[in-house]
RNA sequence: GGUCCUUUAACUCAACAGGUAGAGUAUCCGGCUCAUAACCGGAGCGUUCCGAGUUCGAUCCUCGGGAGGACCA
Numbered sequence: 001g002g003u004c005c006u007u008u009a010a011c012u013c014a015a016c017a018g019g020u021a022g023a024g025u026a027u028c029c030g031g032c033u034c035a036u037a038a039c040c041g042g043a044g045c046g047u048u049c050c051g052a053g054u055u056c057g058a059u060c061c062u063c064g065g066g067a068g069g070a071c072c073a
Stems, first nucleotide, its partner, number of pairs: 001072007010025004019056001027043005049065005
């Protein structure tokens, strides 16, 4: 220098061909228990890396940029 992949909640990851953004873990509250753990119920969670474009509508498509990674040179 070139090609490709990843980027979404505190963490690990979903979101089927564009249609109000979810799960598990963790945290907090409650239940259960003599008590703790486990188990059960609930709560708070996000400007979906940034900017622009297309569209009635973008996590998803297009363009540019950032960060991380793999391979080639």
This is a predicted structure of a 73-nucleotide RNA (transfer RNA) from an Oscillospiraceae bacterium. It was read from a public genome assembly. NCBI's taxonomy places the organism under Bacteria, Bacillati, Bacillota, Clostridia, Oscillospiraceae. It matches the Rfam family "tRNA". It is annotated as a transfer RNA. Gene Ontology term of the family: triplet codon-amino acid adaptor activity. From the family's description: Transfer RNA (tRNA) molecules are approximately 80 nucleotides in length. Model confidence (mean pLDDT): 81 of 100.